[in-house]
Context: one part of a larger RNA
RNA sequence: UUGGGCGUAAAGAGGGUGUAGGUGGUUUUGUAAGUCAGAAGUGAAAGCCUCAGGCUCAACCUGAGAAGUGCUUUUGAAACUACAAAACUUGAGUUUGGAAGGGGGCAAUGGAAUUCCUGGUGUAGUGGUGAAAUGCGUAGAUAUCAGGAGGAAUACCAGAGGCGAAGGCGGUUGCCUGGUCCAAAACUGACACUGAGAUCCGAAAGCGUGGGGAGCAAACAGGAUUAGAUGCCCUGGUAGUCCACGCUGUAAACGAUGGACACUUGAUGUUGAUGGAAUUUGACCCCAUUAGUGUCGGAGCUAACGUGUUAAGUGUCCCGCCUGGGGAGUACGAUCGCAAGAUUAAAACUC
Numbered sequence: 001u002u003g004g005g006c007g008u009a010a011a012g013a014g015g016g017u018g019u020a021g022g023u024g025g026u027u028u029u030g031u032a033a034g035u036c037a038g039a040a041g042u043g044a045a046a047g048c049c050u051c052a053g054g055c056u057c058a059a060c061c062u063g064a065g066a067a068g069u070g071c072u073u074u075u076g077a078a079a080c081u082a083c084a085a086a087a088c089u090u091g092a093g094u095u096u097g098g099a100a101g102g103g104g105g106c107a108a109u110g111g112a113a114u115u116c117c118u119g120g121u122g123u124a125g126u127g128g129u130g131a132a133a134u135g136c137g138u139a140g141a142u143a144u145c146a147g148g149a150g151g152a153a154u155a156c157c158a159g160a161g162g163c164g165a166a167g168g169c170g171g172u173u174g175c176c177u178g179g180u181c182c183a184a185a186a187c188u189g190a191c192a193c194u195g196a197g198a199u200c201c202g203a204a205a206g207c208g209u210g211g212g213g214a215g216c217a218a219a220c221a222g223g224a225u226u227a228g229a230u231g232c233c234c235u236g237g238u239a240g241u242c243c244a245c246g247c248u249g250u251a252a253a254c255g256a257u258g259g260a261c262a263c264u265u266g267a268u269g270u271u272g273a274u275g276g277a278a279u280u281u282g283a284c285c286c287c288a289u290u291a292g293u294g295u296c297g298g299a300g301c302u303a304a305c306g307u308g309u310u311a312a313g314u315g316u317c318c319c320g321c322c323u324g325g326g327g328a329g330u331a332c333g334a335u336c337g338c339a340a341g342a343u344u345a346a347a348a349c350u351c
């Protein structure tokens, strides 16, 4: 191991694609493996159960019967599952015409700001703090003007708004490229859902090689604070942060909520699309449908909090996971990794 569960009590894998497997729409015909019904055989004896009998009773013993989930053979049934054949269009997909978007990759390029450099003006402070000091400054700083260099990030627009499977994505332009939505038709005809393994993507930090380095800033140094101050605060500052290629594969990778489908009162924002009404036309407004995304809330559910058509409601299918706390996401082994480490994953003992 049945069972019961997985938003917050233990428990949804970080996310996709997809193999095996599991599951699977409507109709007709057939087969009869599963399924259902009948019959036959078998199902040792003892035991259990029922009835009767024997020991004075009982336990015990004896006889008879019943029962025996099952298995085999055989005869039938054909609703359901399966299989075979044929068909269908609602699921799924393709085509056509539109639409929105920080979806991804590459290249080019703009302005603001910080820092630095050169020159001008100008003179004694500046900077920083709770207060200071270290620091910078008469070798001319800070301030201000002009010119230049370089790197990183893209104010306003900007929104509880958009896009993406997730991680995530934000100046502008061009090229290449993925997905989604809407409308009306046509086509294919179940081609579908999920998905153990597998494979790909995967923030930040970290690692390797080579570049780059303005600002910020682990480590580190100094100044303060303090009883002390290996901190919080200040002045500096190296890895790193950036780019290319490769590795790592983890996060409170969170909606702490796996995916798909169907059904189940509503109100109100907002984004994309379509249709309608009104209007001279357009926009706005209004009505309806549809795809997202929020708030509130009904029934129901929930231990409560809450959730509530974007369900944690009502059902079906598939996968993952949990089974008292600590020991422990540890040891050992194995696989992966350059390493850091990651993945898999116990036990003794103890409460």
Base pairs, nucleotide, nucleotide: 003323004322005321006320007305008304012319014201015200016199017198021194022193023192025088026087027086028085029084030083031082033081034080035077036076037075038074039073040072041071042070049065050064051063052062053061054060091191092188093187094186095185096183097182098181099180103177104176105175106174107173108172109171110154115149116148117147118146119145120144121143125136126135162169163168206247207246208245209244210243211242215241216240220236221235222234223233258318259317260316261315262314263313266296267295268294269293270292271291272290273289274288275287276286300307301306324351325350326349333344334343335342336341
Model confidence (mean pLDDT): 89 of 100. A computed fold for a 351-nucleotide part of an RNA from a Bdellovibrionales bacterium, annotated as small-subunit ribosomal RNA, central domain. Rfam family: Bacterial small subunit ribosomal RNA. Gene Ontology terms of the family: structural constituent of ribosome and ribosome.